[in-house]
RNA sequence: AAAGUGAAGGGUUUGAUCCUGGCUCAGAGUGAACGCUAGCGGCGUGGAUUAGGCAUGCAAGUUGAGCGCGAAAGCAUGAUGAAGGAUCCUUCGGGUGACUGAUUCGGCGAGUAGAGCAGCGCAAGGGUGAGUAAUACAUGGCUAACAUACCCCAUACAUGAGAAUAACUAUUAGAAAUGAUAGCUAAUGCUCAAUAGUUUCUUAAGGCCGCAUGGUCUAAAGAAUAAAGGUAGGGAUCCUUCGGGACCUUCUGGUUUGGGAGUGGGUCAUGGGCUAUCAGCUAGUUGGUGAGGUAAAGGCUCACCAAGGCUAAGACGGCUAGGCGAUCUGAGAGGAUGAUCGCCCACAUCGGGACUGAGACACUGCCCGGACUCCUACGGGAGGCUGCAGUCGAGAAUCUUCCGCAAUGGGCGCAAGCCUGACGGAGCGACGCCGCGUGAGGGACGAAGGCUUUAGGGUCGUAAACCUCUUUCGCUUGUUAAGAAAAGUGUAUGUUAAUAGCAUGCACCCUGACAAAGGCAAGUAAAGAAGCACCGGCUAAAUCCGUGCCAGCAGCCGCGGUAAUACGGAUGGUGCAAGCGUUACUCGGAAUCACUGGGCGUAAAGCGUUCGUAGGUGGUUUGUUAAGUUGGAUGUGUAAUCCCACGGCUCAACCGUGGAACUGCGUUCAAAACUGAUGAACUAGAGAGCAGUAGGGGACAAGGGAACUUCAGGUGGAGCGGUGAAAUGCGUAGAUAUCUGAAGGAACACCGAUGGCGAAAGCACUUGUCUGGGCUGAUUCUGACACUGAGGAACGAAAGCUAGGGUAGCGAACGGGAUUAGAUACCCCGGUAGUCCUAGCCGUAAACGAUGGAUACUAGCUUGUGGGAUCUUCGGAUUUCACUUGCGUAGCUAACGCGUUAAGUAUCCCGCCUGGGGAGUAUGCACGCAAGUGUAAAACUCAAAGGAAUUGACGGGGGCUCACACAAGCGGUGGAGCAUGUGGUUUAAUUCGAAGCUACGCGAAGAACCUCACCCAGGUUUGACAUGGAUGAAUUAGGUCUGAGAAACCAGACUGACACCCUUCGGGGCGGAACAUUCACAGGUGUUGCAUGGCUGUCGUCAGCUCGUGUCGUGAGAUGUCGGGUUAAGUCCCUAAACGAGCGAAACCCCUAUUGUUAGUUGCUAACGAGUAAUGUCGAGGACUUUAACAAGACCGCCGUGGUUAACACGGAGGAAGGUGGGGAUGACGUCAAGUCAUCAUGGCCCUUAUUCCUGGGGCUACACACGUGCUACAAUGGGCAGUACAGAGGGUUGCGUAGUCGUGAGGCUAAGCUAAUCCCUUAAAGCUGCUCCUAGUUCGGAUUGUAGGCUGAAACUCGCCUACAUGAAGCUGGAAUCGCUAGUAAUCGCGGGUCAGCAUACCGCGGUGAAUAUGUUCCUGAGCCUUGUACACACCGCCCGUCAAGCCACGAAAGUUGGUAGUGCUUGAAGACGUACGUUUAACCUUCGGGAGAGCGUGCGCCCAUGGCAAGAUCGAUAAUCGGGACUAAGUCGUAACAAGGUAGCCGUAGGGGAACCUGCGGCUGGACCACCUCCUUU
Repeated sequence: AAAGUGAAGGGUUUGAUCCUGGCUCAGAGUGAACGCUAGCGGCGUGGAUUAGGCAUGCAAGUUGAGCGCGAAAGCAUGAUGAAGGAUCCUUCGGGUGACUGAUUCGGCGAGUAGAGCAGCGCAAGGGUGAGUAAUACAUGGCUAACAUACCCCAUACAUGAGAAUAACUAUUAGAAAUGAUAGCUAAUGCUCAAUAGUUUCUUAAGGCCGCAUGGUCUAAAGAAUAAAGGUAGGGAUCCUUCGGGACCUUCUGGUUUGGGAGUGGGUCAUGGGCUAUCAGCUAGUUGGUGAGGUAAAGGCUCACCAAGGCUAAGACGGCUAGGCGAUCUGAGAGGAUGAUCGCCCACAUCGGGACUGAGACACUGCCCGGACUCCUACGGGAGGCUGCAGUCGAGAAUCUUCCGCAAUGGGCGCAAGCCUGACGGAGCGACGCCGCGUGAGGGACGAAGGCUUUAGGGUCGUAAACCUCUUUCGCUUGUUAAGAAAAGUGUAUGUUAAUAGCAUGCACCCUGACAAAGGCAAGUAAAGAAGCACCGGCUAAAUCCGUGCCAGCAGCCGCGGUAAUACGGAUGGUGCAAGCGUUACUCGGAAUCACUGGGCGUAAAGCGUUCGUAGGUGGUUUGUUAAGUUGGAUGUGUAAUCCCACGGCUCAACCGUGGAACUGCGUUCAAAACUGAUGAACUAGAGAGCAGUAGGGGACAAGGGAACUUCAGGUGGAGCGGUGAAAUGCGUAGAUAUCUGAAGGAACACCGAUGGCGAAAGCACUUGUCUGGGCUGAUUCUGACACUGAGGAACGAAAGCUAGGGUAGCGAACGGGAUUAGAUACCCCGGUAGUCCUAGCCGUAAACGAUGGAUACUAGCUUGUGGGAUCUUCGGAUUUCACUUGCGUAGCUAACGCGUUAAGUAUCCCGCCUGGGGAGUAUGCACGCAAGUGUAAAACUCAAAGGAAUUGACGGGGGCUCACACAAGCGGUGGAGCAUGUGGUUUAAUUCGAAGCUACGCGAAGAACCUCACCCAGGUUUGACAUGGAUGAAUUAGGUCUGAGAAACCAGACUGACACCCUUCGGGGCGGAACAUUCACAGGUGUUGCAUGGCUGUCGUCAGCUCGUGUCGUGAGAUGUCGGGUUAAGUCCCUAAACGAGCGAAACCCCUAUUGUUAGUUGCUAACGAGUAAUGUCGAGGACUUUAACAAGACCGCCGUGGUUAACACGGAGGAAGGUGGGGAUGACGUCAAGUCAUCAUGGCCCUUAUUCCUGGGGCUACACACGUGCUACAAUGGGCAGUACAGAGGGUUGCGUAGUCGUGAGGCUAAGCUAAUCCCUUAAAGCUGCUCCUAGUUCGGAUUGUAGGCUGAAACUCGCCUACAUGAAGCUGGAAUCGCUAGUAAUCGCGGGUCAGCAUACCGCGGUGAAUAUGUUCCUGAGCCUUGUACACACCGCCCGUCAAGCCACGAAAGUUGGUAGUGCUUGAAGACGUACGUUUAACCUUCGGGAGAGCGUGCGCCCAUGGCAAGAUCGAUAAUCGGGACUAAGUCGUAACAAGGUAGCCGUAGGGGAACCUGCGGCUGGACCACCUCCUUU
């Protein structure tokens, strides 16, 4: 010096946005497990589940320096001498007795082993977490209410006696375990006596002190209580049994008392789980007196007395759980956890009990009961691993039946020492943390190989090979530290009488489990050592192949249906690394329970309203106090952990030392601002009194008129009523209508209003009585009396319920009539409960301002209601209080919006919310007559559900506007026949495509062959066609011919080119090209238009679609582009937070209508001339027509009116043309995955002796039928015949083809002209003139058919067109429905062209004749703009509800069945303590010797009580026939309830009804569209 350094977000609801809100991911961690993989070491760690059961071994002993006993093996041998017996002797009976030597005793072993008495220990250490929610734990106090063995200090002692007993011996019971009886004996065992103080007790006095009881000190009297020895040394004195003892001394032990240290007991306060679907609990219960008991206070226990005690600050009950230091996480606050280590507690097979002891109600002690296991001779016994190892079981899952007391610690001992599964170590497991290694440098041909490719390349990759170097770790070998110091022995010094003992020093000796380890060194060779997960986004990292909604993946979103960066494999890459992933769990992110740090108008969330209890909060001034608060000091907060510094293992992990910290609790001193407490005072809050005032405030009573219905009577005579239209219904038995009279019930028009009153619900004719509250004024009184309000109480629309009345109208249910596919509805005719009254229940509504109450503050303007004040010119003006309407600033809000009546700024109190569904449901409880109401879950399931706003789209919403959209007209289609296309059917094939509008005379501007893609048959395989490589051989390319064949094709014969070179000119060589073979490849109208390009259709020639900058909005977005006008037009003008711009519109372009200029052939011909039968025929001309180039012209330019002095509109003039003159080309952003892979191009896929190619034939042309588009008709506005007039625009050399001629004709023959303003196609037709037909299936109509011809073409049968003659069908104007057209249009008439050999009713063009109607925008259709609603966004062909049917899942109910838990009552009553009675026994002491005191044992009884039994319940589960609803599940059934005015506006409460969504009645809400009106406000 340091110890305080720390805070990230992402994905997912939507077409997009903001918000709300859940789900999910990235991080860290673990006593983990699983999968794949694995070189080494260090340090840690390892039964989390069955407190389930346990074989075996070990885990607590020790002391001979307390005591009495006391072996054996073995070794040495001494004594004894049964028996045998050599020798010698012999009386031959025998004696002697060397020697051998049974047996017995003795010595050493040894006072050892061993058991026993006795002492201390066994209450520690070690294990586990079952129980325990408080007898526990943590923190801090108290103990004046207590105990304490061993240890330390101090104190004074230790005298004299005695009696037993175990061991042992003997006898004896038993299978055993274990005993019984008799006898002997010792002690530091036991007993008695003595001695006795500051010990204890009794009596009683005084001093001091304390928070109460009380404590403490001192004096006095009396009483009571102790003891044990042992070891060692000494040798002055005494004794002796001669061993020794007494005595002295050392050490140790013993006793008394006091103190200390440490430990324990008790008690108090505070703190830390969930649950109220547990609300009341409690009889020793709460207290007292007395007694007992304890070391000690105490109902701890007992007797008596009193009736208390606890509880919403959660008692009692239930569930869960050892607590803490700490651990994990977190920025923190918190949250979760309580392994290892430390402290405390509890437990020891389950339950109960005491004994011993300083200490236990005792893990390896005792007794009893239960369960279980074992032994047994069946009589009876034994046992307790939750100590260390180990075993079985259960489980996803957790180790060696190891070594050692060497170290540390503990027990005993004087000590040596013994014991110690504590402990020290090793072993096993990647279970965790930490460290190291698997090589380093160079090395490009960028090798081979793999993968990929746009085929060039890229990449693995300096990676490898190869060269040089190193050797950690491993392996082999050698060598060497530390953990060891004590103790012991000897010795010296000090102490001492001492050589004892003790202390210190020195010397010697001895002790290592670990450990074949560690350190150091040598040797060895790159040698032995890399995997796992991931690569769609989040999230670092992509490609190929396979698969084809399959297989599979997935944490969330999601991926997979033929081009998958998402599945599987490969290559490559990324991340981590001896590990990597997965699973489970915790915290974080999550401000997603919010103290720090959230909310409640519409997202979840304000109780329907008020009163009020507890509680919380509380105005002004001042004094005191010091509980909270603040500061200082102090005690405590174990150690470890975390943090800081330093240090030790090579580093680190790990460990050591010191510090900081432990945010807490206690004590004490101080401060007094604030809060609290308390005293005094005040009036601004609140209340009271006085004077006024408005009101549908409430209750009761009385009265009133209008209307309605019914009844009676009169008039009257056919309908009434009702609806979209009808019908049911009423009516000639007289309705409806009308008049008179009567009765009855319910509701009170106008006034009347965003107006008034009330707490809310709610309240309306008039009058009266009673009564509550508000407001205003002046400022009299009280003096904080206040605010809120859990529980609680009261009120509380409509419907509904009970009882009794009443019942005019209306009207659930119900009946009938309609509507409809049905119609349990909407509409109509009836109609019961009910609606009304009285009395009582119910207690809910969209009970809403979807906005709790109170107080204060913060711009304004304005409406209305009720009071007051001032001024006044009497009209009014200004101002104040209470309530009330609309707008609005700041601010707030996700936005919408709120905005002094806050959803703003603050304070106080209450209620409520925490994703959607399940569900406001089940269950329990409470209330209710019932209906039901209140309180209120879970399993399971989804990744959303939701709010506000935005852009679209849509609406059986609105406004404005347009369009042949309708209307007004004209003509058609739909009916007939035919043509043509399509569907269907058929077929060997009838190739394919196009499918509402926007397919269907469409691709196809023309299928006999070809086309051609289809079918049948035949043939070909580098191919009909392209390019390249290799090889080969000869020729060949081309042409002609022959044979077979349907042809293709096959077989064969002949001829034979080009460039160069040579040549004997006959030819030859060589080459290109070609050919043959082969390899690459060709080829495909095969597939995918949902992989594409290009092209096209459609909305739609509709007026729209966008951008830049700016501005507004958090944002999506808006503005511009809206509004007012105007236009064909987003065309233009004005206004305006917009200003500009682009693509569209318009214009520019083409055709056409007028004129001019220029030009004049092939066109034209007025004048002049020539000529003809006639004609611009010719000369000539440019006037005209015309041709084709350039100009002009039209612009609302001019005038008038209207309009904003505008845009523009209307009218007029002029003009060929007038308001874009007419027509065309031109088609914005986009939509339809629209169409086309079969025009073409093209990715992928597929075929390759075939899905290619060639050829012949067939088919696309079929035919019961249906549809579309056309043609021709049905006739007289016509048909036929005859005559006659007038176009435009095109085309033509493989062509148009004149004239002539032949043919009835189609056409034939021949042939002029024309490459075209020249020639040809080419006679236009309708029209006009005339004749005829006379209303008919016809002189209409022309289908069909027959015959005969013509043309094209190899070819006309399938299958062409045309001609002539003959035939002469249907059809007499067309149902529902539907199409086109607004002027040179419709209608009608013909002409031409393309395609094409031929084939046109189609298509594309051309001109001729040539109308009708438009009052207009109500309606149909479509479109544009603005606006509105929306639950739609695949966008209404949308979304979506419920029943039923199927599958599956969890749950509820349930006759019952079954188990657990905790209690209650009765009963049972082991062991044990206590009490009591009796019996029995009796060593120590006393004794008068009789006995006594005391003690032991036993038995009976009592009390308490474990366990067991019985009974009735409580509570929690398990299971169950059956029943019920709920959730979920690509394509089930019935309807269509909701979202738009959702086609009957919806929803809430309630009641009834119905297959279902739902319908209807009553009351309520707007979270209803649209229109009109009223009121208010804003702006001008």
Small-subunit ribosomal RNA from a Planctomycetota bacterium, 1580 nucleotides, folded computationally.
It matches the Rfam family "Bacterial small subunit ribosomal RNA". Rfam links the family to the GO terms structural constituent of ribosome and ribosome.
The prediction has a mean pLDDT of 84.
The sequence was found in a public genome assembly.
Lineage of the source: Bacteria > Pseudomonadati > Planctomycetota.